[in-house]
RNA sequence: AAUGAUCGUUGGCGGCGUGGAUUAGGCAUGCAAGUCGCACGAGAAACCAAUUAGCUUGCUAAGAGGUGGACAGUGGCGAAAGGGAGAGUAACGCGUGGUUACGUGCCCUCGAGACCGGGAUAGUGUUGGGAAACUGGCAGUAAUACCGGAUAACAUCUUCGGAUCAAAUGGUGUGAUUCCGCUCGAGGAUUGGACUGCGUACUAUUAGCUUGUUGGCGGGGUAAUGGCCCACCAAGGCUUCGAUGGUUACCGGGUGUGAGAGCAUGGCCCCCACCACUGGGACUGAGACACUGCCCAGACACCUACGGGUGGCUGCAGUCGAGAAUCUUCGGCAAUGGGCGAAAGCCUGACCGAGCGACGCCGCGUGCGGGAUGAAGGCCCUUGGGUUGUAAACCGCUGUCAGAGGGGAUGAAAUGCGGGAGGGCUAUCCCUCCUGUUUGACAAAGCCUCAGAGGAAGCGCGGGCUAAGUUCUUGCCAGCAGCCGCGGUAAUACGAACUGCGCGAACGUUAUUCGGAAUCACUGGGCUUACAGGGUGCGUAGGCGGCCAACCAGGUCAGGUGUGAAAUCCCACGGCUCAACCGUGGAACUGCGCUUGAAACCGGAUGGCUUGAGUGAGCUAGGGGUGCAUGGAACUUCCAGUGGAGCGGUGAAAUGUGUUGAUAUUGGAAGGAACGCCGGUGGCGAAAGCUGCACACUGGGUCUCAACUGACGCUGAGGCACGAAAGCCAGGGUAGCGAACGGGAUUAGAUACCCCGGUAGUCCUAGCCGUAAACGAUGAGCACUAGACGGGAGGGGCUUACGCCUUUCCGGUCGCAGCGAAAGCAUUAAGUGCUCCGCCUGGGGAGUAUGGUCGCAAGGCUGAAACUCAAAGGAAUUGACGGGGGCUCACACAAGCGGUGGAGCAUGUGGCUUAAUUCGAGGCAACGCGAAGAACCUUAUCCUAGGUUUGACAUGCUUGAGAACCUCUCCGAAAGGAGGAGAGGGUGCCCUUCGGGGAGCUCUUGCACAGGUGCUGCAUGGCUGUCGUCAGCUCGUGCCGUGAGGUGUUAGGUUAAGUCCUUAAACGAGCGAAACCCUUAUCCCUAGUUGCCAGCGAGUCAUGUCGGGGACUCUAAGGAGACUGCCGGUGUUAAACCGGAGGAAGGUGGGGACGACGUCAAGUCAUCAUGGCCUUUAUGUCUAGGGCUGCACACGUGCUACAAUGCGGCGUACAAACGGAAGCGAAAUCGCGAGGUUAAGCAAAUCUGAAAAAGCGCCGCUCAGUUCGGAUUGCAGGCUGCAACUCGCCUGCAUGAAGCUGGAAUUGCUAGUAAUCGCAGGUCAGCUAUACUGCGGUGAAUGUGUUCCUGAGCCUUGUACACACCGCCCGUCAAGCCACGAAAGCGGGGGGCGCCUAAAGUCGCCGAGCUAACUCUUCGGAGAAGCAAGCGCCUAGGGUGAACUCCGUGAUUGGGACU
Repeated sequence: AAUGAUCGUUGGCGGCGUGGAUUAGGCAUGCAAGUCGCACGAGAAACCAAUUAGCUUGCUAAGAGGUGGACAGUGGCGAAAGGGAGAGUAACGCGUGGUUACGUGCCCUCGAGACCGGGAUAGUGUUGGGAAACUGGCAGUAAUACCGGAUAACAUCUUCGGAUCAAAUGGUGUGAUUCCGCUCGAGGAUUGGACUGCGUACUAUUAGCUUGUUGGCGGGGUAAUGGCCCACCAAGGCUUCGAUGGUUACCGGGUGUGAGAGCAUGGCCCCCACCACUGGGACUGAGACACUGCCCAGACACCUACGGGUGGCUGCAGUCGAGAAUCUUCGGCAAUGGGCGAAAGCCUGACCGAGCGACGCCGCGUGCGGGAUGAAGGCCCUUGGGUUGUAAACCGCUGUCAGAGGGGAUGAAAUGCGGGAGGGCUAUCCCUCCUGUUUGACAAAGCCUCAGAGGAAGCGCGGGCUAAGUUCUUGCCAGCAGCCGCGGUAAUACGAACUGCGCGAACGUUAUUCGGAAUCACUGGGCUUACAGGGUGCGUAGGCGGCCAACCAGGUCAGGUGUGAAAUCCCACGGCUCAACCGUGGAACUGCGCUUGAAACCGGAUGGCUUGAGUGAGCUAGGGGUGCAUGGAACUUCCAGUGGAGCGGUGAAAUGUGUUGAUAUUGGAAGGAACGCCGGUGGCGAAAGCUGCACACUGGGUCUCAACUGACGCUGAGGCACGAAAGCCAGGGUAGCGAACGGGAUUAGAUACCCCGGUAGUCCUAGCCGUAAACGAUGAGCACUAGACGGGAGGGGCUUACGCCUUUCCGGUCGCAGCGAAAGCAUUAAGUGCUCCGCCUGGGGAGUAUGGUCGCAAGGCUGAAACUCAAAGGAAUUGACGGGGGCUCACACAAGCGGUGGAGCAUGUGGCUUAAUUCGAGGCAACGCGAAGAACCUUAUCCUAGGUUUGACAUGCUUGAGAACCUCUCCGAAAGGAGGAGAGGGUGCCCUUCGGGGAGCUCUUGCACAGGUGCUGCAUGGCUGUCGUCAGCUCGUGCCGUGAGGUGUUAGGUUAAGUCCUUAAACGAGCGAAACCCUUAUCCCUAGUUGCCAGCGAGUCAUGUCGGGGACUCUAAGGAGACUGCCGGUGUUAAACCGGAGGAAGGUGGGGACGACGUCAAGUCAUCAUGGCCUUUAUGUCUAGGGCUGCACACGUGCUACAAUGCGGCGUACAAACGGAAGCGAAAUCGCGAGGUUAAGCAAAUCUGAAAAAGCGCCGCUCAGUUCGGAUUGCAGGCUGCAACUCGCCUGCAUGAAGCUGGAAUUGCUAGUAAUCGCAGGUCAGCUAUACUGCGGUGAAUGUGUUCCUGAGCCUUGUACACACCGCCCGUCAAGCCACGAAAGCGGGGGGCGCCUAAAGUCGCCGAGCUAACUCUUCGGAGAAGCAAGCGCCUAGGGUGAACUCCGUGAUUGGGACU
């Protein structure tokens, strides 16, 4: 885009079309083929009526005759057309072109004719049978019905003499050679029959078919050719150019689509063929084997008196059924056409019309103009507004369609009839003209009038494709979906609303066809890796094929001509107001035939040629093949010697083997298999493949010469041959190796990898198999298209003994153009062309099933479908990953030191428990974490209990009252509630008319609102952790690539470092690293109190205590210093590294702060902030008490220990940093002590905490559960605080647990570090601090390596991963479901075959029965001719049998798909 359409929602009018696609299933009812009296007999009703009878003189009855013509019959023509259907048919059925051995009623033209006779029979009358349908007997009748004779050619036959054959002189009419008819013949027209070239679906999982089959002679038959049929003879005919079989299907003109080529299709209309309940058959006829005729058989249905009959809608309507689905039991012959008729006319479900259906196409309308307070309402909202939207309302106007009324064109012209005129010799006939008259089923345009915007809009869609978006609702639910895909609480995708977009009396859906699809590729595709080259060769058919000359004309080309029906399509013009629709003309119909011509090309035939191909001659390389001999090394076994304990094997072992002497070694013997070095991207072969050496036989190739043939060529469907390994069969052989198998190991297991053995096999001979990643994943042949460098086999030339140039063949590497998706290929093409073959068409199912075929088997070849998925796949890119590689780093390992894991206790977590044990954190990177301090408070949707509701807190409005504020009483655990009263203090600010008002404050009422540590860290901001102080992460421009992307950033060095240097299609730049900052180590300058005290002076038992001093220490402000700067070496003349000097410090001196792009949906809604949701007499808020401290247990982090390098006692020495006012607190004093009392000083370099401890000296302890260790418990005290019961700390006395150095495992640390020792601080009333954050004292060991473990960086490689290895993914099993295969069988269909039987019927034979026409007759009859009956051939159907084929079903079973 389309449709004979379906379905859903909706639906105003008209025109033109169109409508049973399924059950060729069954059908009630009506109609669809009749007509002619001018062929015939007979002739009803009705009408006229001479006449007659009765008589109530105008009635009744009868009625010759006439008009009339019904029903039925004889006869003629028609009924073979028209109408319907799509069952069959793959065919001369159809289409197209040609052919002829034929027919042809009615029609036209021409020629000739129609004479004489005859006998019947329907109807009818009468009489029978039968339920009916129907059917007998007797009598008798007509014809344009039937028959005989005559006539007889331009007809037919013929032996060429001849023979044979017709009719209705009928009808009408007064009247017929004349009008209508009849007969014979010729011609025409029309239309049929038959034959034939070409074209005409799928299937080879159908490869052979055929006996009247193929042909001939002779007959029969037909209108006619012909095996169409028959007898005889011959053995043919068809077929890979697809016979035969199977499946499907009417064919064409055309139709849909498409740029075309094509593809799909054949409804309406036209042409053809075919069918008429199913099957068979003939009759009649011009024509049928006949839709509404006949006979027979069958199925079905109906009637029946049970004896027997009847029927055929695939005609028009209509009905049932089935179905998603397809109409009225309408009107009319007015028109067109048909049948009959002389005609009028009759008949006509053909046809013309109407009805129903938006089924299709086309047209029209549902109003037009104005109208902004941009109304109301709706929706959205940032609350300002926006949008619906000039849309509505409102004002003005118009009158299409529909409605009502009126009038009415046209479809109608012929025929007929009446009258008139003219012509045809006559005419009853014909033609022409004029005039009058007759005929409309149905449709009704256009016109006039009326009323009134009145009666007339929906459907789909809005994530992308694809035009058009917002809100709410829902929460992987409900649902959507053509594909991709939406939906798990912020859905432009579901549903709704608003709004927008598209189309519009329709709009969507479904189904189907074509297109897009170059996605079957003729036009116009591919096959290295995406699907696809046959394993290789030979070769048949076929296809294709070198140069020259002349010829033919099949292909080809050109002209002419015939045909290509009409309709359709296209163009022009025209008719309906337009259009759809219709008419006229043209063009076209790309085809086929005939004819004339051309001769380049293809083809044919002829004659030549040599370059393709082959032959020959001469050399020549080679693991080419086959057979037969033969060689050495190694191996194993056997024999013998030496020898004496293991050998062997592995990651390590064991099985195994050995004192019966192994392994090892020496000598000898036997056997089988394979051939080291040479040896090589070297050679040969078609491929598979081929390697010791010799011989024999044998295939092919290259080079050179140019002697010969003269296109002999290339490819190759089928076919034939060869064809690794494994495997099979028969017979041999068997050293080594070695499936299966045994044993030993490994392992969770180990039907494996490793080890010890070992059978088939591997080897040979004769066969089979026929497959491989049979690979260059690249078919064969020919030609052309830059090169460079190697290798192998040859030839030629020049030089010479070094080579150079050139040429042919084979075999490689790199590379240009070109090609390619890229990787890559690139004269050995995957480039450019030609020829031929094979193969492919998404993945899975599946190389499976089934069928066939081959094979001994294994199995091979050929080879589907159902179902299912939206991918599967290729090449390349960036990452990530690897029990891949390279380089490098890190307390990563190693080397060391000390710990943890065992004990007790502290603390955190889990678990358990509980009314509650609030919450968060969860590998590293949660667990002495948030918490720098839970008795109350803190503290929380923790629990129990009691209260409260504008609230504990903020802002605003509002009612009432009062200044606020402080003090008291009752209930209560408190919060809170109730009650009022009085007392005292206080009565503030502004204005004032002195009454009061206002602001602010308190209480109170109500409203907005407050509040939430409620949820979501996966809606967020901010902050933080981690990789990681690892060295990385990027950008601009340029360049490369189709692109993703790359380059830069790689490489070579170097560094702690992407630090720096060199190179380089890159050149630069940014964030990181470094540096800048703080601190510490040295020095200098300045300053000198609260710090310091060398020298001077004073004083004290003593002390910088004092005067003084600035030297020193120190304090704190500024500066200096370190930069690979210098020297030597190494390195690329570099960067840099190594060593050295100097220096307080040396190669970033030590430490800190500082953390790139990003990752982990990491952590935090409970710091804070915040979207959304939830809550509002509660999830808010207040209060008391309890809980967060609960304890069979598990884990993390610590402290103290287990002791003698120790512990205890006594004495004694040396820090740094920090704190202090609700504070630090000296001294004194009391207490054993914690502490108390009193109190100086100090807001601090001044006073104070404050004692530093380890250390050092002396004494004791002597290896023990102890003078170690200190848990636990008892008693007595102290301190803080409203309060130490749950639940604080400290002191004293007493008690004195576990623990004797810690399994597997695991952690920290590289120097002022580890270890060890103490001090201080924050939080804080107090404290659970052994924690955390700092400070100093003493002060080591080890390593200078990178194999391994962990982590990280760069480069490279592989990848089927990309939520990225915590990835992906395979198979079994369990369950559900789906389709398919097999299966003992069972059921059904189809087409054939054999045998039996056989209706009707044609044909043949017979015909004793019957018979009007003709002949003869003796009139009795006989003959001729015919009929019945009978017989025969054929045969529908039926029966039966054995096969074939297809479908369905089947217990069970097999694999497959999905979940």
Overview:
The prediction has a mean pLDDT of 82. The RNA shown here (small-subunit ribosomal RNA) has 1459 nucleotides and comes from an uncultured prokaryote. Rfam family: Bacterial small subunit ribosomal RNA. The RNAcentral record of the sequence draws on ENA.